[in-house]
Molecule: SAM riboswitch aptamer (S box leader)
Organism: marine eukaryotic metagenome
RNA sequence: UUUUAUCCAGAAAGGUGGAGGGACCAGGCCCAUUGAAACCUUGGCAACCUAAUUUGAUCUACUCAAAAAAAGGUGCUAAUUCCUGCCCGUAUUAUUGGGUUAGAUAAGA
Numbered sequence: 001u002u003u004u005a006u007c008c009a010g011a012a013a014g015g016u017g018g019a020g021g022g023a024c025c026a027g028g029c030c031c032a033u034u035g036a037a038a039c040c041u042u043g044g045c046a047a048c049c050u051a052a053u054u055u056g057a058u059c060u061a062c063u064c065a066a067a068a069a070a071a072g073g074u075g076c077u078a079a080u081u082c083c084u085g086c087c088c089g090u091a092u093u094a095u096u097g098g099g100u101u102a103g104a105u106a107a108g109a
C1' cells in the first nucleotide's frame, strides 16, 4: 500500500511529568492543576490470531463441528470512532434511519 472482518458491549490504580487532550480540518460538545499529553509499573477487559482441555460426528487423519480465556501474539481500558460534515430517505426547520468517505484494530497478501 492492498484485501477481508469488526467498531451503540466491556475494562483503572500507582509513579514520573507539568498543560494540554478527545486522529486530521471546520463547527459543536466535553475531559483536564481535585493534575492533560507522554513514558513506566501493576491490574483489568475482550476474543482478531491462537488454544491446554471437553463434547459430538467420522471411524482413526494432529479430520470436521461446537464449547472452552489456562498459557502465548496483538489490541483496548471517559463519552457510539464523543457528535456533525458527503449521498439517499423520513420529516418540515425540530428530528430521525440507512449508506459512503475518513479513521482505528486484527488477520492475510
Stems, first nucleotide, its partner, number of pairs: 001109007012042005020031003025085004043077003048073002050069001053067005081102001086099004